[in-house]
RNA sequence: UGCGUGGAUAGACGGUCGCGGGUUCCCUUGUGGAACGCGAGGAAAGUCCGGACACGAUAGGACACGGCGGUGGAUAACGUCCACCGGCUUUUGAUUGCGAGCUAGGGCUUAGUGCCACAGAGAGUAGACCGCCGAUGGUUACGUUCGCGUAAUACAGGUAAGGGUGAAAGGGUGCGGUAAGAGCGCACCGCUACUUCGGUGACGAAGUAGGCAUGGUAAACCCCGCCGCGUGCAAGCGCAAGCAGUUCUCAACUCACCUUGGUGGGUGCCCGUUGUCCGCGGGAUGAGAACGGGUCGCGUGCCAAAGUGUGUUGGUAACAGCACACGUAGAUGAAUGGCCGUUCUUGACAGAAUCCGGCUUACGUCCACAGCAAUCA
Repeated sequence: UGCGUGGAUAGACGGUCGCGGGUUCCCUUGUGGAACGCGAGGAAAGUCCGGACACGAUAGGACACGGCGGUGGAUAACGUCCACCGGCUUUUGAUUGCGAGCUAGGGCUUAGUGCCACAGAGAGUAGACCGCCGAUGGUUACGUUCGCGUAAUACAGGUAAGGGUGAAAGGGUGCGGUAAGAGCGCACCGCUACUUCGGUGACGAAGUAGGCAUGGUAAACCCCGCCGCGUGCAAGCGCAAGCAGUUCUCAACUCACCUUGGUGGGUGCCCGUUGUCCGCGGGAUGAGAACGGGUCGCGUGCCAAAGUGUGUUGGUAACAGCACACGUAGAUGAAUGGCCGUUCUUGACAGAAUCCGGCUUACGUCCACAGCAAUCA
C1' cells in the first nucleotide's frame, strides 16, 4: 500500500422562491388564505426466500411435485441469524496449538440401480508391465567319499516390499522374519466393536478386545427425516355512470314419509376445492360455458408498523422481558427542486407505490481489528 472482517456516514448550516400530505383557524366554499410541523434508501435495486393482510372457503387425507439436511438455540416464519461440533485451508524448517477463513456436513455393508474416459498388469467378486528371489523343480558346468557339494541360469515356480501408469492402486511408519517378500508377527498410528467418564447434543477423552480393508462419486438416479393449499393491492370492498343481449349444458331415475305436491335419502350430471384421486360444499328466483356490447371514473384498501430510540434485567450470543419517550412519505402521467452564502474529509451506488424480516448484487469516504500478499528498513 492492497485484500479480508466489522462498524459509522451517505454532506452540514443559514437565507430566498417553488412542490406533496397532515393538524388548527378564517372566509367571498375553491386547484382559497394563514400558522405549525412532516416529506425516498442502506441498498428504495433484483423479485431470490419467508410472512402479515384479502379472496377462493366452512376445508380434511393420500399420491405426485417442490424445498431443506451436523447438533442445540433465536424468530411470526424462512433456504435467515447465533453458538458449538466434525472436516478442510492458511501461518512455521516440521509438529501441536492460537488466530483467521471455507464447508452443497443425513445415507454407498445402502432398499436398489449406475458411473470412474484415456493411460495402466489391474479401477472393486479389481493385479503382474519393469522388477526382486537360486529356498523347491528343471537345465548347464566343475568337483566327488557316487550320498551329494559348489557355481551359473529367472524355463517352471514364488512375490506384491521397490519402480512405472493414473485424479485415485489392495491401510501408514519402523523392527523382526523370509530364498525374496507380505499384518506373516510385533510396537505405535489408523479402522471396527464394547465399556467407562465429560457434554442437553453433535461429539471428545481413556481403556479392553480384534490383524482388521470395507475404494471414490448422491453438487449421480435414488432412499430416509422434516416442511409446504392456491392466487395476489392490477388482492379485495363500496359509490357513480353506462350498454345489449344471444346461444348452449346441468332440473334425470329411484326409495321412504306426509297427504296431492312438499320434505328427506341413494345413484347420476354440472361447478368449486393446485396437478390427480378420495372426501367435502353449491346447483333452477341457481350454477356454469361460448359469442357480442358497456365501464379504462371516484373513494377506500393506504400507513401506529411482528415500529424507532434510551435505560435496565436475563442470556456466551442471536434475541427476549420491563420502564420511559417519540410518532417518522402515502404520490396516482406520479410530490422534496432552483438560486445565494458559509463550512467540510467525500458526496459514489442510486428514487417509495400494500407493508414487514432476510438473502444477493452495485458502491465513495472514515474508523477499528487479527490475518494474508507485496515493497522497504
Bacterial RNase P class A from a Phycisphaerales bacterium, 377 nucleotides, folded computationally. A source record names the gene rnpB. Rfam family: Bacterial RNase P class A. About the family: Ribonuclease P (RNase P) is a ubiquitous endoribonuclease, found in archaea, bacteria and eukarya as well as chloroplasts and mitochondria. Rfam links the family to the GO terms ribonuclease P activity, dimeric ribonuclease P complex and tRNA processing. Its mean pLDDT, the model's own confidence on a scale to 100, is 77. The organism belongs to Phycisphaerales, within Bacteria.